[in-house]
Molecule: transfer RNA
Organism: Thermochaetoides thermophila DSM 1495
RNA sequence: GGCCGUGUGGUGUAGUGGUAGCAUACUUGCUUUGGGUUUCCUGAUUGCAAGUGGUCCCAGGUUCAAGCCCUGGCUCGGCCC
Numbered sequence: 001g002g003c004c005g006u007g008u009g010g011u012g013u014a015g016u017g018g019u020a021g022c023a024u025a026c027u028u029g030c031u032u033u034g035g036g037u038u039u040c041c042u043g044a045u046u047g048c049a050a051g052u053g054g055u056c057c058c059a060g061g062u063u064c065a066a067g068c069c070c071u072g073g074c075u076c077g078g079c080c081c
Base pairs, nucleotide, nucleotide: 001080002079003078004077005076007074010024011023012022013021018064025052026051027050028049029048030047032044033043034042035041036040057073058072059071060070061069
């Protein structure tokens, strides 16, 4: 230098043109549990529930409508020279 693939909440991941989902993390409440100066304070975090968190890598295009299709760029990975 050429070709192919990849990019989505903090992390991992699903999503074949029509409401951006799941797990995990974090916060709060309840629950469980140790300690204390025991109407309360404090450590741990078993289970449940609710909540927070995304310019869907960037820019442009197609379309009534784009995470998804097209063009260029960038990141990371692979192959070739």